[in-house]
RNA sequence: GGCUUAUCAAGAGUGGUCGAGGGACAGGGCCCUGUGACACCCGGCAACCGGCUUUUUAGCACGGUGCUAAUUCCCACACAUAGAUUUUUAUGUGUAAGAUAAGCU
Numbered sequence: 001g002g003c004u005u006a007u008c009a010a011g012a013g014u015g016g017u018c019g020a021g022g023g024a025c026a027g028g029g030c031c032c033u034g035u036g037a038c039a040c041c042c043g044g045c046a047a048c049c050g051g052c053u054u055u056u057u058a059g060c061a062c063g064g065u066g067c068u069a070a071u072u073c074c075c076a077c078a079c080a081u082a083g084a085u086u087u088u089u090a091u092g093u094g095u096a097a098g099a100u101a102a103g104c105u
Base pairs, nucleotide, nucleotide: 001105002104003103004102005101006100007099008098013042015041016040017039021032022031023030027075028074029073043068044067045066048064049063050062051060052059053058072097077094078093079092080091081090082089083088
């Protein structure tokens, strides 16, 4: 890198360092950010795998990850419904894409 499965509406800081962009991706929108973003450290959240307990559709948070603005920030593609009436709006479902974990290659 590829494949499979599961999850993705909950949760998590009045901390420290740094000093300019950031929110995955081409596009559209909407936001965060010198009242210090992003990143790193500390703290925290969660409980996928391992471990332990044996109250087991559970608990702990010890190890491996992960996460810590906004639903995966929203849209994009298809379908349905309701408006509007010529290509748009709203809602819902699904697909695709993506993220994370575990397994396989």
The prediction has a mean pLDDT of 80. This is a predicted structure of a 105-nucleotide RNA (SAM riboswitch aptamer (S box leader)). Its Rfam family is "SAM riboswitch aptamer (S box leader)". Rfam's curators write: The SAM riboswitch is found upstream of a number of genes which code for proteins involved in methionine or cysteine biosynthesis in Gram-positive bacteria. Rfam links the family to the GO term regulation of gene expression.